[in-house]
RNA sequence: AUUCGGAUAGCUCAGAGGUAGAGCACUUAAUAUUUUUAUUAAGAGGUCCCAGGUUCGAUUCCUGGUCUGAAUU
Numbered sequence: 001a002u003u004c005g006g007a008u009a010g011c012u013c014a015g016a017g018g019u020a021g022a023g024c025a026c027u028u029a030a031u032a033u034u035u036u037u038a039u040u041a042a043g044a045g046g047u048c049c050c051a052g053g054u055u056c057g058a059u060u061c062c063u064g065g066u067c068u069g070a071a072u073u
Stems, first nucleotide, its partner, number of pairs: 001072007010024004018056001026043007049065005
C1' cells in the first nucleotide's frame, strides 16, 4: 500500500428491517451450610463506534470516517 473481517450490558458474544437478548459477573430475598459457599427466585445495567443516505420505520441495508484484527505485497 491492497484485500477481507470486527466494534451491541462490566466481560465473552448472539441478534441482520418492526419493543435489544443470552451466559458469566453485579444487587436483593429465600433455603441449606460452622465459615467459605451452594441452590432457587426477583432485579438492575445499553446514545447498538461516529456522521450522513435509503425507508412509514435502521443495531440491521448503502456511503464516508475512526479504532482494531488477519492475509498479501